[in-house]
Context: one part of a larger RNA
RNA sequence: CUGGGCGUAAAGCGCGCGUAGGCGGCUAUUUAAGUUCGAGGUGAAAGGUUCAACGCUCAACGUGAACAGUGCCUUGGAUACUGGGUGGCUUGAGUGGAGGAGAGGGCAGUGGAAUUCCUGGUGUAGCGGUGAAAUGCGUAGAUAUCAGGAGGAACACCGGUGGCGAAGGCGACUGCCUGGCCUUACACUGACGCUGAGGCGCGAAAGCGUGGGGAGCAAACGGGAUUAGAUACCCCGGUAGUCCACGCUGUAAACGAUGGGUGCUAGAUGUCGGGGGUAUCGACCCCCCCGGUGUCGUCGCUAACGCAUUAAGCAUCCCGCCUGGGGAGUACGGCCGCAAGGUUGAAACUC
Numbered sequence: 001c002u003g004g005g006c007g008u009a010a011a012g013c014g015c016g017c018g019u020a021g022g023c024g025g026c027u028a029u030u031u032a033a034g035u036u037c038g039a040g041g042u043g044a045a046a047g048g049u050u051c052a053a054c055g056c057u058c059a060a061c062g063u064g065a066a067c068a069g070u071g072c073c074u075u076g077g078a079u080a081c082u083g084g085g086u087g088g089c090u091u092g093a094g095u096g097g098a099g100g101a102g103a104g105g106g107c108a109g110u111g112g113a114a115u116u117c118c119u120g121g122u123g124u125a126g127c128g129g130u131g132a133a134a135u136g137c138g139u140a141g142a143u144a145u146c147a148g149g150a151g152g153a154a155c156a157c158c159g160g161u162g163g164c165g166a167a168g169g170c171g172a173c174u175g176c177c178u179g180g181c182c183u184u185a186c187a188c189u190g191a192c193g194c195u196g197a198g199g200c201g202c203g204a205a206a207g208c209g210u211g212g213g214g215a216g217c218a219a220a221c222g223g224g225a226u227u228a229g230a231u232a233c234c235c236c237g238g239u240a241g242u243c244c245a246c247g248c249u250g251u252a253a254a255c256g257a258u259g260g261g262u263g264c265u266a267g268a269u270g271u272c273g274g275g276g277g278u279a280u281c282g283a284c285c286c287c288c289c290c291g292g293u294g295u296c297g298u299c300g301c302u303a304a305c306g307c308a309u310u311a312a313g314c315a316u317c318c319c320g321c322c323u324g325g326g327g328a329g330u331a332c333g334g335c336c337g338c339a340a341g342g343u344u345g346a347a348a349c350u351c
Base pairs, nucleotide, nucleotide: 003323004322005321006320007305008304012319014202015201016200017199021195022194023193025089026088027087028086029085030084031083033082034081035078036077037076038075039074040073041072042071048067049066050065051064053063054062055061092192093189094188095187096186097184098183099182100181104178105177106176107175108174109173110172111155116150117149118148119147120146121145122144126137127136163170164169207248208247209246210245211244212243216242217241221237222236223235224234259318260317261316262315263314264313267296268295269294270293271292272291273290274289275288276287277286300307301306324351325350326349333344334343335342336341
């Protein structure tokens, strides 16, 4: 390389948009590039195969002849499939109308509970904390309790095995701006599609820069315990940080450890959104359909576990990735970053 693979053995890029490229629905006609058939040319020599051929006494070897040389070129024909051109179609894709659900995103405003702090009142000796304690707080009046005030962060119940989003993720309420999705009946465009190397964008937490903010929590740090020790687990404190704005970082067990699209392949059941039927105007129940999300399970698949119309089944198109363990996601170099570091990514050696 071929091949075989990628849920858990090595292996799906964290996610999307999309360039080139690859691949591409039904139909008529045309072309004849791919494809295919014939003919001609070429395919040096050496080498190969064949020879009861020739030369060394034989053979190896040498000489000669014939054939082959899977390929390329020219030319003539074929037209099913693929490609190119032209025309048509509507089922793929999309647009328009009417409805619908939703923590989808951004900005602004508003609200109550709670913690902490401050002021004042009542009140007095404890409070707090633990396995038990101590550090700590408190007669300068704490804890408890009442009233008022300040400020920051998070939104109990609803809440769900629920919903939305491409992923990260999203949860008080109201308004404004805004993305996607679903249902339904018609009309319209007419293959406009799928994937996607590069590229571009988004991307939890922690971290970084500038400015703000700081209630609670809390790396680091200090103290008290525990212990043989205790740079921990427990306790009292406590700074970055956690929050906001803007900019950067670009990682993760970024997980369903399962890339995306399409078609096909038993059922049963929970649940969410919508539509229809039945019925008695409506609704519940019941039945059916579409879309989502779970559980179980047949065929099939799997090394097994398990997967099973949300496939890990049967096919097909496109991308990414793997190729023994360690060395090592390291070194070197490149690119990116303010840094931290990220990304690309070896070898010696060793088992």